This is a predicted structure of a 74-nucleotide RNA (transfer RNA) from an uncultured Clostridia bacterium.
RNA sequence: CCAUCCGUAGCGAAGCUGGAUAUCGCAACAGAUUCCGAUUCUGGAGGUCGGGGGUUCGAAUCCCUCCGGGUGGA
Numbered sequence: 001c002c003a004u005c006c007g008u009a010g011c012g013a014a015g016c017u018g019g020a021u022a023u024c025g026c027a028a029c030a031g032a033u034u035c036c037g038a039u040u041c042u043g044g045a046g047g048u049c050g051g052g053g054g055u056u057c058g059a060a061u062c063c064c065u066c067c068g069g070g071u072g073g074a
Stems, first nucleotide, its partner, number of pairs: 001073007010026004019057001029043004050066005
């Protein structure tokens, strides 16, 4: 430098033939249980879907560009 894949909550993932109130597990927090913890159960909270721009009535999803990471090639 070229090709290709990935970037979604503190961590790991699903969702990517455009229809939305963005889903799940763990963690964290609160409550119940306990003498106190652990375990177990319940609950709600937490996201500018990597940044910016565009297309569209509507974008995590499509297009452009930039940033970061993995793999392959020169």
Background
Its mean pLDDT, the model's own confidence on a scale to 100, is 82. Its Rfam family is "tRNA". On this family, see Hou, Trends Biochem Sci 1993: "The tertiary structure of tRNA and the development of the genetic code".